RNAcentral holds the sequence, with entries from ENA. Predicted 3D model of a 75-nucleotide RNA (transfer RNA) from Dictyoglomus sp. GBS.
This record gives sequence, C1' cells and structure tokens, in this order.
RNA sequence: GGGGGCGUAGCUCAGCGGGAGAGCGCUUGCUUCGCAUGCAAGAGGCCGUGGGUUCAAAUCCCAUCGCCUCCACCA
Repeated sequence: GGGGGCGUAGCUCAGCGGGAGAGCGCUUGCUUCGCAUGCAAGAGGCCGUGGGUUCAAAUCCCAUCGCCUCCACCA
C1' cells in the first nucleotide's frame, strides 16, 4: 500500500429499510433479623464519525477514524 471482517446500553452480543432489544450488571420496592436467592418495577445507547440515496436508514452507497486478519513491499 491492497483485500476482508468488526465498531449498537457499563460488559458480552442480537437486530440487516418502517417499534432500538436480550443476557449479565446498576437503582428502587417486596420477601429476610440481616445477606444471598427469588419476584416486580425502573434508569441507561440515537447505533464510531461525516456525507449521500429514500417518504423513511443501525440496516443501502461513498468517504473517513479505530481494532482484528490475510496479502504485497521492505536497502
């Protein structure tokens, strides 16, 4: 330098054009003498960034940044 993959809630990940979700974690309540477990409720992300297409984009296209990987170059 070229190809491919990944970037979504604190963590691990799903979702692949029209509701942003799960598990764990966190908060509150119930249960307990107290803790844990269990049950119920809740907070928390605008989907790496910028632009484009579309009535509508996390999802499609382009560019760019970061990480991983393969290839090439290497005096």
The coordinates come from a structure-prediction model, not an experiment, and the mean pLDDT is 83. Rfam family: tRNA. The family's RNA type in Rfam is transfer RNA.